[in-house]
RNA sequence: CGGGAGGGCAAGGCGAUCGCCGGCGCUGAAGCGCGGGAGGAAAGUCCGAACUCCGCAGGGCAGGAUGCCGGGUAACCCCCGGUGGGGGUAACCCCAAGGAAAGUGCCACAGAAAGUAGACCGCCUCCGAGCGAUCGGAGGUAAGGGUGAAAGGGUGAGGUAAGAGCUCACCGGUUCUCGCGGUAACGUGGGAAGCCAGGUAAACCCCAUUCGGAGCAAGACCGAAUAGAGGAGCGCUUGAGGGCGGCCCGUCCGAGGCUCCUGGGUAGGUCGCUUGAGGCGGCGGGAGACCGUCGCCCUAGAGGAAUGAUCGCCACCCGGUUUGCCGGGAACAGGAUUCGGCUUAUUGCCCUUCCCGGACU
Numbered sequence: 001c002g003g004g005a006g007g008g009c010a011a012g013g014c015g016a017u018c019g020c021c022g023g024c025g026c027u028g029a030a031g032c033g034c035g036g037g038a039g040g041a042a043a044g045u046c047c048g049a050a051c052u053c054c055g056c057a058g059g060g061c062a063g064g065a066u067g068c069c070g071g072g073u074a075a076c077c078c079c080c081g082g083u084g085g086g087g088g089u090a091a092c093c094c095c096a097a098g099g100a101a102a103g104u105g106c107c108a109c110a111g112a113a114a115g116u117a118g119a120c121c122g123c124c125u126c127c128g129a130g131c132g133a134u135c136g137g138a139g140g141u142a143a144g145g146g147u148g149a150a151a152g153g154g155u156g157a158g159g160u161a162a163g164a165g166c167u168c169a170c171c172g173g174u175u176c177u178c179g180c181g182g183u184a185a186c187g188u189g190g191g192a193a194g195c196c197a198g199g200u201a202a203a204c205c206c207c208a209u210u211c212g213g214a215g216c217a218a219g220a221c222c223g224a225a226u227a228g229a230g231g232a233g234c235g236c237u238u239g240a241g242g243g244c245g246g247c248c249c250g251u252c253c254g255a256g257g258c259u260c261c262u263g264g265g266u267a268g269g270u271c272g273c274u275u276g277a278g279g280c281g282g283c284g285g286g287a288g289a290c291c292g293u294c295g296c297c298c299u300a301g302a303g304g305a306a307u308g309a310u311c312g313c314c315a316c317c318c319g320g321u322u323u324g325c326c327g328g329g330a331a332c333a334g335g336a337u338u339c340g341g342c343u344u345a346u347u348g349c350c351c352u353u354c355c356c357g358g359a360c361u
Stems, first nucleotide, its partner, number of pairs: 001357008009348002012314007020037002023034004039332001043343002046341005051215004063211005068082005083097001084095004098206002103204002105200003120145002122141008153171006172196002174193008219271004229262006241253004278297008316329005
């Protein structure tokens, strides 16, 4: 210098003016003053919890989730560290990583045959035909050829009519077993057995662990009007009550009607509601996730929903430049019960560590 890998930071600051939404104070009110007002993802709602209500004797079936080991955590399908496998020259990255030796299914095309293997060519034996080259039939054979992603271990020797783990040696795998190291996954070394067994479980399935449901529109409290429910009293032609009317008389209507009480519940209101597995900093423990301790801080809590705009200066980036400055740019997005994660979106082309290659000293 070129190419690459891991980790991290910020998400503008100050001031002025005009607004928007809550809170507190003053005020009769209008209004005034003080103070507060989105994020690293507030998002997707994909996991895990807190909280609330409903359900629940115990057990089983069905169904879902998870699936190497150890640790962290309130918990997790999360995180950290490792093991094994895969990719990369490397830094480093990726893995749904139990069981295919319980059973079932599937394995395109090609190929004779795709899983209780399989005779297309070839090889071998026997029989028959032919003078012969050779042809036909019956059988054996997986060593060779051919097909395929994959053909039921590999190499060599023995063996055989020809062949074959048929037998043997070595290598590989599997199962069993012993030693050593490791908490463990596992690693490593030795021994035994011809045991040789295809792949696929994000196919059914089997095994182990685990799982009740709904969600702040959860739920709790207060509670009109109207209608309806229960009760008490009055009244039902000897008239409660109502209309006309200021009142009396009068007149008309009038009987499941009038008055009162009770409880449920609707509108509405209040709570839940933000101090919490909380944040920041120091110290200590740990390889790390994380934990302990001390100090400081309080930081939206709302109604179908506010959090904005303009200007100036500074900071950052880009372009130009007479090095004085001039012009331009800045993303994704946006609370609604609250946390812990994951995933996705996105600007600065920033900071830092590491790897590979080249050149020079």
This is a predicted structure of a 361-nucleotide RNA (Bacterial RNase P class A) from a Desulfomonilaceae bacterium. The RNAcentral record of the sequence draws on ENA. Taxonomically the source falls in Desulfomonilaceae (Bacteria, Thermodesulfobacteriota, Desulfomonilia, Desulfomonilales). It matches the Rfam family "Bacterial RNase P class A". From the family's description: Ribonuclease P (RNase P) is a ubiquitous endoribonuclease, found in archaea, bacteria and eukarya as well as chloroplasts and mitochondria. A source record names the gene rnpB. The model forms 94% of the base pairs in the Rfam consensus.